Transfer RNA from a bacterium, 71 nucleotides, folded computationally.

RNA sequence: GCCGAUGUAGUUCAACGGCAGAACGGAUCCUUGGUAAGGAUCAGAAGGGAGUUCGAUUCUCCCCAUCGGCU
Numbered sequence: 001g002c003c004g005a006u007g008u009a010g011u012u013c014a015a016c017g018g019c020a021g022a023a024c025g026g027a028u029c030c031u032u033g034g035u036a037a038g039g040a041u042c043a044g045a046a047g048g049g050a051g052u053u054c055g056a057u058u059c060u061c062c063c064c065a066u067c068g069g070c071u
Base pairs, nucleotide, nucleotide: 001070002069003068004067005066006065007064010024011023012022013021018054026042027041028040029039030038047063048062049061050060051059
């Protein structure tokens, strides 16, 4: 330099045009003499920009970052 993949919660991952979910983690409460365990509730996310569409996490383009391959 060229090609490809990935980018979603603190972490690991789903959903793939129509409500953004789970597990672990976090907070509060209950339970206990206290801790652990257990139970209930809650908070928390789309890499940046533009386009298509009634509607975009999803499709298209550019940029950025990471990973892999070729030279």
Rfam family: tRNA. It is annotated as a transfer RNA. The RNAcentral record of the sequence draws on ENA.